[in-house]
RNA sequence: UCUAUCAGCCAGGUCAUCGUUCUCCCUUAAGGGGAGGAAGGAAAGUCCGGACAGCAAAGGGCAACACACCGGUUAAGCGCCGGGGCCCGCUGAAUUGCGGGAACAGACAGUGCCACAGAAAAUAACCGUCCCGAUGGCAACAAAAGGAUAAGGGUGAAAACGUGAGGUAAGGGCUCACGAUUAUUACGGGUAACCGUGAUAGUGGGUAAACCUUGUGUGCUGUAAUGCCAUGUACACCAGCGCCCGAGAGCGGCCCGUUCGAUGUCGCAGUGAAAUGUGACAGCGUUGGAGGGUAGGCAGCAAGAUCAUAACAGUAAUGUUAUGGCAAGAUAAAUGAUGGCCAUCCCGAUUUUAUCGGGAGCACAGAAUCCGGCUUACCGGCUGAUAGAUUUU
Repeated sequence: UCUAUCAGCCAGGUCAUCGUUCUCCCUUAAGGGGAGGAAGGAAAGUCCGGACAGCAAAGGGCAACACACCGGUUAAGCGCCGGGGCCCGCUGAAUUGCGGGAACAGACAGUGCCACAGAAAAUAACCGUCCCGAUGGCAACAAAAGGAUAAGGGUGAAAACGUGAGGUAAGGGCUCACGAUUAUUACGGGUAACCGUGAUAGUGGGUAAACCUUGUGUGCUGUAAUGCCAUGUACACCAGCGCCCGAGAGCGGCCCGUUCGAUGUCGCAGUGAAAUGUGACAGCGUUGGAGGGUAGGCAGCAAGAUCAUAACAGUAAUGUUAUGGCAAGAUAAAUGAUGGCCAUCCCGAUUUUAUCGGGAGCACAGAAUCCGGCUUACCGGCUGAUAGAUUUU
C1' cells in the first nucleotide's frame, strides 16, 4: 500500500425565493403581517420490558405461563457490564494469551426413551483366553459337555475410570505407584459463583429444547385506552332470574373468602296475634336480545425514568453534582421545490504541492401516546482490530 472478515460512526451545512403546516405576538368586518420550529438510525417488525389510562377496595389456594451459574446496573427487562465453570477456534512448553458460544437449577424423588448394528444399551460372555476332560491317537497332541474370565478383538454415538508394574490357571482396583472423576469434610483465597492443597469412601452411561422435581416470579385491555362538552333519540320494547335475604356484579381461568346490592298494596292459607307460604297488580334490580339516536368539538398531545457539556466515583455498564437547552404534533394525515456557495465522494486535466472542470445527493426507507432494549434492511464514505499478500522506504 492492497485484499478479506468483524465492530463502530456519519447519512450534509448555509443563504435566497416560492409553497405546506404548527406555536406565539400584532391587526382586521373578512383578509393580512411579523418571529420561531417542522420526519430516523432504524421512524420498520409488534419481539421483550415499562410509564400512563380504565376495570369501586383487600386476601388465600389451585391451574396456567415465564425464568434458572455468581455479582452489579436499571423504572423494569430474556437487555447491558464484569466475573466463574464447561465447550469451540487460533496461538503456545504450559489454563499461557486472544477470540467466540450456549436452553449454564436437578439424572442419588420417580416414570420414560437410546433407531440400526451388536451376544448384550443398564440384572453384560459372540469371538477369544484359561482350567477340566467324555472321546481320538504309538506318542507329541487335539478336544465335546461343564466351569472361570470384563485384560484382548468385533458392533456401535456410547459397552463396566486411564497408564505402568506386580500377582493370577488365565484375568480383574486383586495389590501398588502416578493420574482423572463423584460425594463428604478440614484448611487457605474470594462478596459470591468458584479456585488451590489434603483426608476418607467410591468409580458402566446419555437424555429433562422427554414427562417431571425444586426455587423465584407473574392481572387484563390498550391512546380507536380514557375523560369532558355539545347535539339527538325511545327515562321505550322482548325474554330469563330475582327483590330482606338475596338474583347479579366486582383485577385474566376455577374455588374459598370478602365488598356492593333491588318494594309496596290486595286476596287466600296459617295464628290468640304473628312469623311463614302462595297468587294477582304496580314498581324496582340484574343478565341477555332486538332496535333507535349521534358519528361534532376539546383534552389525553409531547417538559421527559429528557438532551448537551464538564467534574467526581467506578474495571465497566452506570450513577451523582453543576451549568445551560426545549428541538414535529398532524387527524386522511403537513415537514416540499428551485438556485448559489461550502463540505464530502467519484472521474478527468495540469508542474509533485496545489489548482481547474464535470458529475452525485437521498441506499434502506417516512412520525401518529411516549420511553429503554432486541431483531431485520441498507448506496457511499470514515475510523479501529485481526489475518494474508507485496517490498517503495
A computed fold for a 393-nucleotide RNA from Ferruginibacter sp., annotated as Bacterial RNase P class A. It matches the Rfam family "Bacterial RNase P class A". Rfam's curators write: Ribonuclease P (RNase P) is a ubiquitous endoribonuclease, found in archaea, bacteria and eukarya as well as chloroplasts and mitochondria. Rfam links the family to the GO terms dimeric ribonuclease P complex, tRNA processing and ribonuclease P activity. The organism belongs to Ferruginibacter, within Bacteria. Model confidence (mean pLDDT): 76 of 100. It was read from a public genome assembly, where an Rfam model found it.